Notes:
Predicted 3D model of a 681-nucleotide part of an RNA (large-subunit ribosomal RNA, domain II) from a Candidatus Pacearchaeota archaeon. It matches the Rfam family "Archaeal large subunit ribosomal RNA". Its Rfam clan is "LSU clan". The full RNA is in RNAcentral, with records from ENA. The coordinates come from a structure-prediction model, not an experiment, and the mean pLDDT is 82.
[in-house]
Context: one part of a larger RNA
Parts: sequence; structure tokens; C1' cells
RNA sequence: GCCAGGGAGUUUAUUUUUGUGGCAAGGCUAACUAAUUUAUAGGUAACCGAAGCGAAAGCAAGUGUGAAAGCGCGAUAGUCACAAGGAUAAGACCUGAAGCCAGAUGAUCUAUCCAUGGGCAAGGUGAAGUCUUCCGAAAGGAGGAUGGAGGCCUGAACCGGUGUUGUGGACAUGCACUCGAAUGAUCUGUGGAUAGGGGUGAAAAGCCUAUCUAAUCUGGCGAUGGCUGGUUCCUGUUGAAAUAUGCCUACGUAUAGUUCUGUCUAGUUUGCCAGCGGUGUAAAGCACGGAUAAAGUUUGCAGGAGCUAAUGCUUACGGAACUUUUUCCAACUCAGAAACUGCUGGCUGCGUAAGACAGGAAACAGGGAGUGUAUGUAAGAUAUGCUUCCAAGACCGAAACAACGGAGAACGAAGUUAAGGUCCUUAAAUUUGUGCUAAGUGUAUCAAACUCUGUCUGAAGUCUAAGACAGUAGGGAUGUAAGCUUAGAAGCAGCUAUCAUUUAAAGAAAGCGUAACAGCUCACCUAUCAAGACUCCGGGCGAGGAAAAUGGACGGGGCUAAAGCACAAUACCGAUACUUCGUCGACACUCAUUUGCGAGUGUGCGGGUAAACAGGCGUGGUUUUUGCGCAGAAGUUUGUUCGAGAGAACAGGUGGAGCGAAAACUAAUGAGAAUCCUGGU
Repeated sequence: GCCAGGGAGUUUAUUUUUGUGGCAAGGCUAACUAAUUUAUAGGUAACCGAAGCGAAAGCAAGUGUGAAAGCGCGAUAGUCACAAGGAUAAGACCUGAAGCCAGAUGAUCUAUCCAUGGGCAAGGUGAAGUCUUCCGAAAGGAGGAUGGAGGCCUGAACCGGUGUUGUGGACAUGCACUCGAAUGAUCUGUGGAUAGGGGUGAAAAGCCUAUCUAAUCUGGCGAUGGCUGGUUCCUGUUGAAAUAUGCCUACGUAUAGUUCUGUCUAGUUUGCCAGCGGUGUAAAGCACGGAUAAAGUUUGCAGGAGCUAAUGCUUACGGAACUUUUUCCAACUCAGAAACUGCUGGCUGCGUAAGACAGGAAACAGGGAGUGUAUGUAAGAUAUGCUUCCAAGACCGAAACAACGGAGAACGAAGUUAAGGUCCUUAAAUUUGUGCUAAGUGUAUCAAACUCUGUCUGAAGUCUAAGACAGUAGGGAUGUAAGCUUAGAAGCAGCUAUCAUUUAAAGAAAGCGUAACAGCUCACCUAUCAAGACUCCGGGCGAGGAAAAUGGACGGGGCUAAAGCACAAUACCGAUACUUCGUCGACACUCAUUUGCGAGUGUGCGGGUAAACAGGCGUGGUUUUUGCGCAGAAGUUUGUUCGAGAGAACAGGUGGAGCGAAAACUAAUGAGAAUCCUGGU
């Protein structure tokens, strides 16, 4: 892991609601007694009810309060039993702590101590003391021997346990190499002492029998847990909430909202329209408050500047007021939508969908999208409002994809559509018409500012057979090297002027160039050529801008007068949607009815988590009635049939002695999950 068996809302008391039944202004017994065990008979104490109100005296269908009006509470149906739903007290649906307390048991491990014993190869070093020699008056000093000290040195036994992130490990710290101490605060045998808020501790909160920031065992004990996990048969009906307020409240709970069931009442109002009202947002505006740019007029007026010996004077700086124009505002509004909303009326809708009362809940962690607001650079961010969906919603489309598009699934069958699609994958058009794109752009909504003589298209204008535009050939001069300046300045460093002549035309020169000249072009003119050229403003598609880590993604193949893009058109495919037929169920109504059943009509009835309600299936036992069985019971196995299902019946095999049905009652009554328990494997 699997299989089998076990495994969780129970019982008592009190109370409340509902249902059924008895009696009823009454209802009912408890203990106990009797006989014969139950049953039954007796037992009327208590209890509940039949009158309330007031703090009370008290009054009484009223009473309390108040001066009164009025207001509060009240003014004839209960009670007993059974069953079911809740509540309260108990272990109270089951399992699960860490902990707290009490009494015992432990020092055969280990910590320290006491008593009594034992162990420490070998080697090195060489303290004191002693002897002797020398020096010295002495004290003493030096040398040589001898001697054998030491929490001394090297290193076995013994004790320990540094490193390897070595190696090993079901059987709980091993093994290997390396390393520390090894005559001492040494190691060790045996016996003894100290006990749990206590011991012992060269102190690590270490150790006290594989247990230590308070041992172990038993008991209090089913401690407690607002926390985790689990909680066992079927079908039908309805169907949420993740919000508000309070809480030592924040994963809890109470009340409300939302939900289910029952009873009663009589209407109710999702939507639309009309009338009468409410509002101060969006946009806007500047009448108020505040901010803002420019100009003007008035005013010497705090300051600044100038003048003056000084009171002072002037002022185009500055200030104030006003006027005109200008720009704004969540905390500005003269005016002011849409939307929203109150009342009245009408229309419409309404298997009663509305409201009241009684009883039962669940829930109070929400989430996505669209559209607002606040904070934020932003976020798959946080908070909050409205709508909607997921949650609790299947099916079709979007390759895949809780909340995006279509559409709300009782069951079976046929057809038609929606979103989305129709070359192949893949159901259906290689459909029709006209354009565009050449970038595989695109077929995917993964991109901006900016750039483009890519290409298609619209509008306006200028020039043009009296020859445009582009190209080619020629001319492009003279006064004059204009004047000034300057070393020079000659069209072309700079300043001033920019005339005139000859001309088909040619600037006192637009650019290159020279030291200055020279030289080369240009403007302008002519010839040649030959038919369109140029400028500007728009639109469509396209290009660049464009960087991510294995090779690679329009889902893929692939696609170019498309299988791309745009505008039209006609077919078809495509869902549990819609339509039709049949079936089942729910609710309401009508009819029928022997009190079981049934027939018809209608529905803007039939998705569903938590939850509520309803009706059933099955298991053990009891009572009564009635059955089956050796001509084969239960069990087990294979199959068939019936039922919406839980399940039921029948047939065959096996088995070999018990087992059902109906009605009522009763309960240790249904397993797949709990790191569930026991056993098997």
C1' cells in the first nucleotide's frame, strides 16, 4: 500500500415550537399501597391553568402613572402523554495537545562525596641534600662526583575523543586513520550517602537508568482546545453568504441583512408612460471664495531710486483700488444635465411571486471582468461604489484556459440556429464581386515617438508644342581692378554704394579657388531634344525604429489576382440554446372518489455548494398474525427480470438446518477517507 472486521449527534433532566391523541374551566398524578411479574386498581400532596396591574399599601377587567389629555402592562383554553425540530446543564458527534496537581518508584547509567582495595612497559632530563677539590680571615663562591625531585619531557597499557562534512547504521553513536593526557586536580574494582522545585554540578541549564529549562509510574482524566482532521443508505423541492453594527474583537461570536419550512392576511409592483417634486455630480462658468497673465486709469502710498541744507519734491521700480481682455479650482458655483430617486395615476408582470408571525439554518477569509473614485512610477497592488459572472454553472467557441464571447443542462429522439467558423488536420465555400498588400506584412490586437523619392488613391496650384522639366553644346560681356580700406583687396577679408552701357542674355556677383591676380562653376540667355514636369496638403496598405538566454512556433501543415487585409453578397457547418414528438416529476386548479388510487388543464416550473424541508430503501431485536424448509433453510456463487434510486424478486450451481412475510414498536442501525484501531498479506 491493499483486503477483512471495528469506527463518530447518544442518554437523562428542564424548557420551547410543531404534529397526533385523551379530557377540558379544568388537566395530571409523584412517592407509596394492593393483588399475581407486567398489565391493572387505588393514591388529589405537589404542579400547570382559570386575573391582572402596581415598588408597595392596595384596587380589580382593569390597574400603574399623570392636573389632565394620554401612555405602559393586561382583559377565558388549558393540561397530560407520545413523536419530531431547537435551547440549557451534563464528557454531550468522534479523535488529538503541550501542560497543572497529588501519591509513589528510582543514584546497577551518570554527578559529587565517604570507606576500603587495585593499576600505571620502557627511555630521557637531573632540583635539594651529601662527599670532595680550589679560592677566601669569615660569610660564602666555583668545579667534580654522588643523589634521584617534578600537577617535568618522549612513549605502550589504561583513560580520553581533535579532525575527516571519511565510512557504516532496522536492531538506538560503531569502525578506520589522525589526535590529547599518561606519578597525578591520575585511572579504576567493591560497598555506602545525597531524590524531583529536590539532588549533584572545576557551570554545559550539564547529569539524576536510551527520559531533563523540572525524572519515571499511577491517579485527578473522557483535563481543556474559539484550532486541525474525520463524521457511514436513496430520491424529490427550495436554495444562500463571504456584508453592516458590537465585542481584549480580527480564521471566533451575537443581532440585522440574505435562506428554508409552517400558519395566516389580502393583493403586490420587476419594467414602461404621464403629472408634481428632490439633488448640485459630469460638462461648463467666473456672479462669490481663492489662484492667474497683459494693458490702462487713479493714488506718493510702507519700501526702493533720483534731487534737495531741510519740512520735502519727482518717479516709466514697487504697492493699493478700479476698468478691459486672459487662464484655472476635490475642500469655488450665477446657472446646470444624463443617470438616480419620493408621491399619485395608468399600463404591464406576478405556478402567491408580496407582507406578518412562529420555528430551523448556513454565513460574517471571497474572487474576476467592465466602469468610476482614492493612494501608488507601477503591479496578477491596496481600499471603496455600481453592474455582472465564478464561487455554487455543466454544454459550444477562444489550440489548451474558474470567472472573455454564446448559452442557463429533468430524460429519450428528430430538426433549426447562436458565438465562432467552412484548403488539410477538422464538421462546413479551394464560394461570388471589386480593390489593396510583396512586407510571409498578415493568417495573433506583443508596441510608441520619430523617419521613408515603397506603393495605391483624393484635392489644390504653377510651368508647358510661342517647347516646359531633366540632360547636352555655346555664351555668361563693357565703363571697371566701382569707391574706401589695405603690404595687397582685381565680383568673392572688411566698410559704403549697388549705377550705367552693349545686349538674345549676363549680379559692381550665389559657390569653389589665388599672397593678390589667374582659373572653374552658378544665376541669366541661345541652340538641341522632345511630352509632360514640378510644388504643397490629405487618405489606404506597407518598411525602419524592434534586444534574452537548448532549436521553435500563425495550435500545426501550409497559404501570395491568398487559405492575408478592406467593402459587399449568397449558401452551409456549428451547443445540453430554440422548435416538434414521447416520457418522468413539482406546484396550482377542475372533476371523480369506496377515503388506497386516478383523469384533465395550466405554468415566465424542473443547473446547484453550505443549509432547510419532504417521501422512501436496507440492518439487529420485540409482539401479534400468517407462512417456507432434508422432495434442501441460512450463507455463498453465476445469470435474468423489475424499480428513478437506495434496493427487490426469480432461475441454476454450491451448501447441509434453519429461515421469512405483513402490521406495529424498538435501536450500540448503513463507511472510502479521521498520518483512524485490530488482524491478515
The organism belongs to Candidatus Pacearchaeota, within Archaea.